[in-house]
């Protein structure tokens, strides 16, 4: 330089054909206990990596920068 793959919650990861952004683990609270873990019940917590574009609508689809991995020369 040039070619693929990845950037979604604190972490690790899903979301089909482009239609409400979700799970596990963490965290807050109650329940239990003597008290503590565990169980069990509830909740908070998101600018989907950045910019512009397509569309009634965009984590999904097009440029583009950028950041990490991997490959070629």
């Nucleotide at each position: 330089g040039c070619c693929c793959g990845a950037g979604u919650a604190g972490c690790u990861c899903a979301a089909c054909c482009g239609g409400c952004a979700g799970a596990g683990c963490g965290c807050c609270u109650g329940u239990u206990u003597c008290g503590u873990a565990a169980a069990c019940a509830g909740g908070a917590g998101g600018u989907u990596c950045g910019g512009g574009g397509u569309u009634c609508a965009a984590g999904u689809c097009c440029c583009u920068g950028u950041u990490c991995g991997g490959g070629c020369u």